[in-house]
RNA sequence: GCUGUUAUAGCACAGAUGGUAGUGCACUACAUUGGUAGUGUAGAGGUCACGGGUUCGAUUCCCGUUAACAGCU
Numbered sequence: 001g002c003u004g005u006u007a008u009a010g011c012a013c014a015g016a017u018g019g020u021a022g023u024g025c026a027c028u029a030c031a032u033u034g035g036u037a038g039u040g041u042a043g044a045g046g047u048c049a050c051g052g053g054u055u056c057g058a059u060u061c062c063c064g065u066u067a068a069c070a071g072c073u
Base pairs, nucleotide, nucleotide: 001072002071003070004069005068006067007066010025011024012023013022019056027043028042029041030040031039032038049065050064051063052062053061
């Protein structure tokens, strides 16, 4: 330098052939307990890496950029 894969909540990851984004752990509150732990219930937390394009509508499709990883030279 070229090619490919990946980027979604604090962490690990799902996500439909385009239609208001979820699970587990963690966190908060409550219940249970003499008090913890555990368990149960409820809740909070996301500009879906960044910038453009297509579309009535983009996390999803297209282009570019950045980062990580892998391969080639």
A computed fold for a 73-nucleotide RNA from Candidatus Parepulonipiscium sp. PG-Nuni2H_MBin01, annotated as transfer RNA. It matches the Rfam family "tRNA". The family's RNA type in Rfam is transfer RNA.